[in-house]
Predicted 3D model of a 105-nucleotide RNA (SAM riboswitch aptamer (S box leader)) from a Chitinophagaceae bacterium. Model confidence (mean pLDDT): 81 of 100. The sequence was found by an Rfam model in a public genome assembly.

RNA sequence: CACUUAUCAAGAAAGACGGAGGGAAUAGGCCCUGCGAUGUCUUGGCAACCCAUCCCGGUGGGUGCUAAUUCCUAAUCCCGGCUUCUGUCGGGAUGAAGAUAAGAU
Numbered sequence: 001c002a003c004u005u006a007u008c009a010a011g012a013a014a015g016a017c018g019g020a021g022g023g024a025a026u027a028g029g030c031c032c033u034g035c036g037a038u039g040u041c042u043u044g045g046c047a048a049c050c051c052a053u054c055c056c057g058g059u060g061g062g063u064g065c066u067a068a069u070u071c072c073u074a075a076u077c078c079c080g081g082c083u084u085c086u087g088u089c090g091g092g093a094u095g096a097a098g099a100u101a102a103g104a105u
Base pairs, nucleotide, nucleotide: 003103004102005101006100007099008098013043014042015041016040017039021032022031023030026074027073028072029071044066045065046064049062050061051060052059053058054057070097075094076093077092078091079090080089081088082087
């Protein structure tokens, strides 16, 4: 890297370093950003996937997370409006892609 399963509408910030773009990738939208973002480190917090423990609800440990639903849309199907044979708008479901955990090779 690819495979399997589960989850992804809730939740949770300060300081230091650093100095330009960033929000995974492509496109569009939208947003964050010199009132210093993204990132790295420290401390705190959230959460409860795995392990241990036990009074079964906590505690400790391994991860993870800590702007916006995974920021939204993209593919397919269904419903409704308009249009007329194609498209557009609104809503819903599934999928794809991605993230995290635990497995398996």